[in-house]
RNA sequence: CACUUAUCAAGAAAGGCGGAGGGACAGGCCCUAUGAUGCCUUAGCAACCAGUAGCAAUACCAGGUGCUAAAUCCUGUUUCAGGCCUACUUCGGUGGGCCCGGAAGAAGAUAAGCU
Numbered sequence: 001c002a003c004u005u006a007u008c009a010a011g012a013a014a015g016g017c018g019g020a021g022g023g024a025c026a027g028g029c030c031c032u033a034u035g036a037u038g039c040c041u042u043a044g045c046a047a048c049c050a051g052u053a054g055c056a057a058u059a060c061c062a063g064g065u066g067c068u069a070a071a072u073c074c075u076g077u078u079u080c081a082g083g084c085c086u087a088c089u090u091c092g093g094u095g096g097g098c099c100c101g102g103a104a105g106a107a108g109a110u111a112a113g114c115u
Base pairs, nucleotide, nucleotide: 003113004112005111006110007109008108013042014041015040016039017038021031022030023029025076026075027074028073043068044067045066048064049063051060052059053058072107077104078103079102080101082099083098084097085096086095087094088093
C1' cells in the first nucleotide's frame, strides 16, 4: 500500500511551545489572533485486540492501539415515501424544480486479521 471483517447519532480537555491556517476530497456550513493545525506534558473517554474469570452469554482490567468542536459537521451514488410550486395533457396522467424523511451504497476513519 492492497484485501477481508466489525464499528462509526454515545463518551471524553487543561497547561506549555509556536504563530496561520484548519475541519480527508468537492460543494456547503463552520472553527480560528479570546491563538487554529501541529508538537510536548498531564488528565480523561471508550473497550477493537491482549490479559483474568466463565461451558457460554458475559463480567472485570486497562497492557497494545484509538479518540477527546459540530452525527464520519452536512450533502455526494442508487432507491422508496410525503409535501409545495410549475409546464404539458387525450383529464387517466407525464415531465421539471424545491423542501423534508427512510433504506442501501460509495468515500473516509479506527480496530483486528491477511498478503
Predicted 3D model of a 115-nucleotide RNA (SAM riboswitch aptamer (S box leader)) from Hymenobacter psychrotolerans.
Rfam family: SAM riboswitch aptamer (S box leader). Gene Ontology term of the family: regulation of gene expression.